Model confidence (mean pLDDT): 81 of 100. Transfer RNA from a Candidatus Bathyarchaeia archaeon, 75 nucleotides, folded computationally.
[in-house]
RNA sequence: GGGGCCUUAGCUCAGUCAGCAUAGAGCACCGACCUGCUGAGUCGGGGGUCACGGGUUGAAAUCCCGUAGGCCCCG
Numbered sequence: 001g002g003g004g005c006c007u008u009a010g011c012u013c014a015g016u017c018a019g020c021a022u023a024g025a026g027c028a029c030c031g032a033c034c035u036g037c038u039g040a041g042u043c044g045g046g047g048g049u050c051a052c053g054g055g056u057u058g059a060a061a062u063c064c065c066g067u068a069g070g071c072c073c074c075g
Stems, first nucleotide, its partner, number of pairs: 001074007010027004029045005051067005
């Protein structure tokens, strides 16, 4: 220098042939119950401009372009 893949909640990931309204799960976190206390368990709750900037579309996490970071391959 060339090519491929990845980037979604604090963490690990699903969703990625655009649309069952406004984005989900587990763990973690917060509250209540339980307990002498803690933990476990049960119930409930908060949390994400879907890496960033543009474009296409009536509609984009999902398609296209660029940028940044990570992993791998070729030279």
Source information:
Taxonomically the source falls in Bathyarchaeia (SeqCode) (Archaea, Thermoproteati, Candidatus Bathyarchaeota).